The RNA shown here (Glycine riboswitch aptamer) has 98 nucleotides and comes from a Gammaproteobacteria bacterium. NCBI's taxonomy places the organism under Bacteria, Pseudomonadati, Pseudomonadota, Gammaproteobacteria. Model confidence (mean pLDDT): 79 of 100.

[in-house]
RNA sequence: CAGACCCCGCGGGAGAGACCGGUGUGCUGUCGCAGCAGGCCGGCGCCGAAGGCGCAAAUCCGCCCGGAAUCGCUCAGGCAAAAGGACCGCGGGAUGGA
Repeated sequence: CAGACCCCGCGGGAGAGACCGGUGUGCUGUCGCAGCAGGCCGGCGCCGAAGGCGCAAAUCCGCCCGGAAUCGCUCAGGCAAAAGGACCGCGGGAUGGA
């Protein structure tokens, strides 16, 4: 000096039922009961931005082939807040060069 990829820190960061039924646990209280918070099973509705899969449509790599994604699917994940979160910015490191 560069800083693509990778690591760390900070900031930003969308969508969609705090749904219904059953079951069981813990805590609290004014304790044959009630409230609160998780777990498990099932049902219906929905979302796409961890991860995964696919190029059928449209888009991009000038065209084909082949491939890619912020496109498609919704397996996984998710649908108050928190957490998570693709991606973006800043700083530092690692790295490379002089």